Large-subunit ribosomal RNA, domain II from Tenacibaculum maritimum, 687 nucleotides, folded computationally.
The coordinates come from a structure-prediction model, not an experiment, and the mean pLDDT is 83.
It matches the Rfam family "Bacterial large subunit ribosomal RNA". Rfam links the family to the GO terms ribosome and structural constituent of ribosome.
The organism belongs to Tenacibaculum, within Bacteria.
[in-house]
Context: one part of a larger RNA
RNA sequence: GCCUACGAGUUACUGUUUCUAGCAAGGUUAAGUAUUUCAGAUACGGAGCCGAAGCGAAAGCGAGUCUGAAUAGGGCGUAUAGUUAGUAGUAGUAGACGCGAAACCGAGUGAUCUACCCAUGGGCAGGUUGAAGCUGUGGUAACACAUAGUGGAGGACCGAACCAGUUGACGUUGAAAAGUCUUUGGAUGACCUGUGGGUAGGGGUGAAAGGCCAAUCAAACUCGGAAAUAGCUCGUACUCCCCGAAAUGCAUUUAGGUGCAGCGUUGAAUAAAAGUUUUAUAGAGGUAGAGCUACUGAUUGGAUGCGGGGGCUUCACCGCCUACCAAUUCCUGACAAACUCCGAAUGCUAUAAAAUGUUUUUCAGCAGUGAGGGCAUGGGUGCUAAGGUCCAUGUCCGAGAGGGAAAGAACCCAGACCAUCAGCUAAGGUCCCCAAAUAUAUACUAAGUUGAAUAAACGAGGUGGAACUGCUUAGACAGCUAGGAUGUUGGCUUGGAAGCAGCCAUUCAUUUAAAGAGUGCGUAACAGCUCACUAGUCGAGCGGUUCUGCAUGGAUAAUAAUCGGGCAUAAGUAUAUUACCGAAGCUAUGGAUUUUAUAUAAUAUAUAAAAUGGUAGGGGAGCAUUCUAUAUGCGUAGAAGCAUAAUUGUAAGAUAGCGUGGAGCGUAUAGAAAAGAAAAUGUAGGC
Numbered sequence: 001g002c003c004u005a006c007g008a009g010u011u012a013c014u015g016u017u018u019c020u021a022g023c024a025a026g027g028u029u030a031a032g033u034a035u036u037u038c039a040g041a042u043a044c045g046g047a048g049c050c051g052a053a054g055c056g057a058a059a060g061c062g063a064g065u066c067u068g069a070a071u072a073g074g075g076c077g078u079a080u081a082g083u084u085a086g087u088a089g090u091a092g093u094a095g096a097c098g099c100g101a102a103a104c105c106g107a108g109u110g111a112u113c114u115a116c117c118c119a120u121g122g123g124c125a126g127g128u129u130g131a132a133g134c135u136g137u138g139g140u141a142a143c144a145c146a147u148a149g150u151g152g153a154g155g156a157c158c159g160a161a162c163c164a165g166u167u168g169a170c171g172u173u174g175a176a177a178a179g180u181c182u183u184u185g186g187a188u189g190a191c192c193u194g195u196g197g198g199u200a201g202g203g204g205u206g207a208a209a210g211g212c213c214a215a216u217c218a219a220a221c222u223c224g225g226a227a228a229u230a231g232c233u234c235g236u237a238c239u240c241c242c243c244g245a246a247a248u249g250c251a252u253u254u255a256g257g258u259g260c261a262g263c264g265u266u267g268a269a270u271a272a273a274a275g276u277u278u279u280a281u282a283g284a285g286g287u288a289g290a291g292c293u294a295c296u297g298a299u300u301g302g303a304u305g306c307g308g309g310g311g312c313u314u315c316a317c318c319g320c321c322u323a324c325c326a327a328u329u330c331c332u333g334a335c336a337a338a339c340u341c342c343g344a345a346u347g348c349u350a351u352a353a354a355a356u357g358u359u360u361u362u363c364a365g366c367a368g369u370g371a372g373g374g375c376a377u378g379g380g381u382g383c384u385a386a387g388g389u390c391c392a393u394g395u396c397c398g399a400g401a402g403g404g405a406a407a408g409a410a411c412c413c414a415g416a417c418c419a420u421c422a423g424c425u426a427a428g429g430u431c432c433c434c435a436a437a438u439a440u441a442u443a444c445u446a447a448g449u450u451g452a453a454u455a456a457a458c459g460a461g462g463u464g465g466a467a468c469u470g471c472u473u474a475g476a477c478a479g480c481u482a483g484g485a486u487g488u489u490g491g492c493u494u495g496g497a498a499g500c501a502g503c504c505a506u507u508c509a510u511u512u513a514a515a516g517a518g519u520g521c522g523u524a525a526c527a528g529c530u531c532a533c534u535a536g537u538c539g540a541g542c543g544g545u546u547c548u549g550c551a552u553g554g555a556u557a558a559u560a561a562u563c564g565g566g567c568a569u570a571a572g573u574a575u576a577u578u579a580c581c582g583a584a585g586c587u588a589u590g591g592a593u594u595u596u597a598u599a600u601a602a603u604a605u606a607u608a609a610a611a612u613g614g615u616a617g618g619g620g621a622g623c624a625u626u627c628u629a630u631a632u633g634c635g636u637a638g639a640a641g642c643a644u645a646a647u648u649g650u651a652a653g654a655u656a657g658c659g660u661g662g663a664g665c666g667u668a669u670a671g672a673a674a675a676g677a678a679a680a681u682g683u684a685g686g687c
Stems, first nucleotide, its partner, number of pairs: 001687006011094007019086005026050003032044005054061002064076004097235002100232001104225006115199009124189001126158003129154001133150006162186003168181003201217001203213003238622006248261005262369002264366006271360001273358001274359001275356009289342001290340002296336002301331003307325002309322004372397010402413003417591004422587003428581003431565002437578001439577006451567001458553002462550010479537005485510003490504003516531001520529002592612009623676001625673010641660002644657001646655003
């Protein structure tokens, strides 16, 4: 992992609601007693309980009563249906749908492992060092001291046994639930070890690591309380039909729980008419916008310049000046969630009419939800960051399949009762993958831009279009040929300054077709080249500005990538048009179910219309399994079971045939449940 079996809303009592039945202003017995039979009943038993009257704390009064001074007002009542059983839903008390803690408490069992202690035994090859003391000699007044021996001390040294466990390797489903090899520490000691004994669980023991106390230790193990508790996780078993949520508000030792409300479902009731939509009319309001010489604040430039600063003047008062600051006022521009002289659209309220038809409201039973999320719009917060966060309005996902967007919860289209090898469309598409246009017309793009996913400021004789404007057959623009002079090297400055370092200006005048006291290059300064300007040649358009379409640079992210091929007279872009394809949408044909309406005397049938996506959840109808009762059947001429296989039902399922098997098993109607498995790291067995 698979297969088989087992495996989770039960039972008792009590309350409450539905339905069914009996009796009914009443209903009903409990314990018990008696009788009887295959043990289940029958009869008696009215004690008690519920109801028929309530109100008040009570005395008490009573269809009323309490409060109150009240005959007022107000509160609770009064207008009748209950009760006893059964059934179904649900709640409470119990283990209460099942499995699951870590823990807590009680009573016991453990020191054959290990920690420490007590008693009594045992063990430590060999080698080395050579303390005290003692002896001899020397030495001293005597000691001291020195020296040579002797001696044999030590938590002394080296190193086996023994004890330990430092390093590395191996081992890691091991040879081993801690080892092997190598290396290493101690090895006469706080040493190692045998045997017997002691200390026990909030306790022991501990040269102290929360270590050890039988492979278990921040409180051992065994049994019991015990099915502890679990607002937590997981699991919870057949089918079809109808409806169908929520992720919000308030509160909470509350935030992943719960209570009430909101939203769902089922049944009943009411219809004053409620609800919804549209139209019309009448309202309240201060948002969007706008505005501000209409307030509060903030604010651009200018005019005026109260007042102040600075300067001048003066003995002082005056006075004068000011490219400084600046009030008020005026002109001008512009700002505000906590500004408003103004002011919508929506939304809200009321009235009237119309449409729709119970959608609304109330009561009762049962819930689930109370982690929401994306997108669009209006905002707060944040960085006008976030697939961020917090509100509001809507929508979708959630609980929604189908088509499109390559692929994608919520983006676009569209809401799946079933069947069909029928048709029309939506979004989106029509060269091929891939259904349908290599469609039509006119333009644009040259960047593979783009075509399905990005980008700015700024730059640029890319290219198309539009508008305005200048020059132009009296010859433009570009090119070519020729000229481009003189006073003069203007004056100043300067070492020099001659058109061209710089400064000045009546930048002037002359000759001219034209030629600047000079546009740029150049020289030390000149020179030289060139331009403006002019003529000739040529022969028709040439310039400037603005707006706009498509392109272009700017352009940088982590393996490659427009889905792929491809496309340049597009299969790209723009505008216009006509076909076609395209979904579970719509239509066609057939069928099923539900609801409503109508018809029939009618459960039921027929017709018509509408409806039939669905998680949590509510409601309805069924299938299957085991047993019981009654009725009725099948079976050795072959029951159940198993294997195969056909038919049939909307489904759970049902029933033939053939084989195997070898003795029991159905059907109908009721009843009762140990009543349906794919999941629980489920339990047991097998493979």